Two RNAs folded together computationally: RNase P RNA and transfer RNA, 448 nucleotides in total. The coordinates come from a structure-prediction model, not an experiment, and the mean pLDDT is 77.
């Protein structure tokens, strides 16, 4: 001075013209007349770090009062947090730099003696071991056999029944014995996970739970189209009044009627609860944000103070100039220069923690590597 | 807003209790047949199993996180 890794911020500013939207205020058009809608001026404000994936966790609301069991999801260990699958801080594996001390970076990281299940090919033998070769002993025969031992050695596989070294042996074996592994108890130090040490134990316990599973901890279901209040026209219900003209039904009568009467439906009026279409509400000041102090290694938490004006309907947040800011490209006359270019990924709809995922460019930090100077 | 389901050759699809050098029809190349063509017949080439990680000895399959596509439902 450049490259990678991992974290943390920032993610264009400032003026000006137009154009949209929410709100408020004013005026106007329409009506008999006002509100609201429509217009039109005018002010105020008017997107994110992810608003995105909807992947996890909560607030609110209704179901709804209760328990269990099934699903369902989590899993070293403390701690933070309203919670969490998220954060921290600490164990312990495994990776990378380093001669080391040490740093950095990653982990779905409970249990394989509860059980059941799998381990293909290839090996003699894949979990109740096991004799293909070899190697040792016996025996037959005379050219390869039979019976036994034997997991050292060969080979095969991702794995081959503790590993290395010595004794022992007919050859071998934890069969003995030291170191390391593993396992059981014990002491010490930590709150723990865990380490470190002693004593015993001859090995009894391959792998895979992102197989089923068992252990322990959580978690009722729905979702602002949640709920919560008002509520048309229409049309069908109820319920009242009026009408009872024409047909039908009862009941009279003077009984072959153009009869009287009563009422159910049909109409006409009103008035009723349920709800639709709408209208308000829930709706944005909240686990909120900044800055000092003060616990804490830290996530965080306490306090003081100061700041927060989108709330919306298939939905508005732009766009153009200028100065300036950042990178690139080209030109001289090499400067605090002229000129073009280019500045991302997206986008609120009931609010919040997280987490993935997208992002031009840049600024800070820890750590590796190359070069060039002294 | 809630939930679900697919994604394997250019086209439709087989294969998902892990064990292949991933398969089958159609369709495409070459050849044979024919006069020529279709159709028969051999024979062959084509695949990032959507994409990137992990778990195993071993993944189209099992797990996670995207990307694209379709569906129901209020």
């Nucleotide at each position: 001075u450049c490259c990678c890794u991992c974290g943390g911020c920032c993610g264009g500013a400032c003026g000006g013209u137009c154009g949209c939207g929410u709100c408020g205020c004013a005026g106007g058009a329409g009506c008999a007349g006002g509100a609201a809608c429509c217009c039109u001026g005018c002010g105020c404000c008017g997107a994110g770090g992810a608003a995105a994936g909807u992947c996890c966790g909560g607030g609110c609301u209704c179901c709804u009062u209760g328990g269990a069991c099934a699903a369902g999801u989590u899993g070293c260990c403390a701690g933070g947090u309203a919670a969490c699958g998220c954060c921290u801080g600490g164990g312990c594996a495994c990776c990378c730099c380093u001669u080391g001390c040490g740093g950095g970076g990653u982990g779905a990281c409970g249990g394989a003696c509860a059980g059941u299940g799998c381990c293909a090919c290839a090996g003699a033998a894949a979990a109740c071991a096991g004799a293909c070769c070899g190697c040792c002993c016996g025996u037959g025969u005379u050219c390869u056999g039979c019976g036994g031992g034997u997991a050292a050695g060969g080979g095969u596989g991702a794995a081959a029944a503790g590993g290395u070294g010595g004794g022992g042996u007919a050859a071998g074996a934890g069969c003995c014995c030291a170191c390391c592994g593993c396992g059981u108890c014990c002491g010490u130090g930590g709150c723990a996970a865990c380490a470190c040490g002693g004593a015993c134990g001859g090995c009894a316990c391959g792998g895979c739970a992102a197989a089923c599973c068992c252990c322990a901890g959580c978690u009722g279901g729905a979702g602002c189209a949640a709920g919560g209040c008002c509520g048309a026209a229409u049309a069908a219900g109820c319920g009242g009044c009026g009408a009872g003209c024409a047909g039908c039904g009862g009941u009279c009568c003077u009984c072959u009627g153009c009869g009287a009467u009563c009422a159910a439906g049909a109409c006409g009026c009103c008035g009723c609860g349920g709800g639709u279409a709408g209208g308000c509400u829930g709706c944005u000041a909240g686990a909120g944000g900044g800055u000092g102090c003060g616990g804490g290694c830290g996530a965080c938490c306490g306090u003081a103070c100061c700041c927060c004006g989108a709330g919306a309907g298939a939905a508005a947040u732009g766009a153009c100039c200028g100065u300036c800011c950042g990178g690139c490209g080209u030109c001289c006359u090499c400067g605090u220069g002229g000129c073009g270019c280019c500045g991302a990924c997206a986008g609120a709809a009931c609010c919040c923690g997280g987490c993935u995922u997208a992002c031009a460019g840049g600024c800070c930090g820890a750590g590796g590597g190359a070069u060039c100077u002294c | 807003g809630c939930g679900c389901c697919c994604g394997u050759a250019g086209c439709u699809c087989a294969g998902u209790u892990g064990g292949a050098u991933a398969g089958a029809g159609c369709g495409c190349g070459u050849g044979c047949c024919u006069c020529c063509g279709g159709a028969g017949c051999a024979c062959g080439a084509g695949g990032u199993c959507g994409c990137a990680g992990g778990u195993u000895c071993g993944a189209a399959u099992c797990c996670u996180g995207c990307c694209g596509g379709g569906c129901g439902c209020a």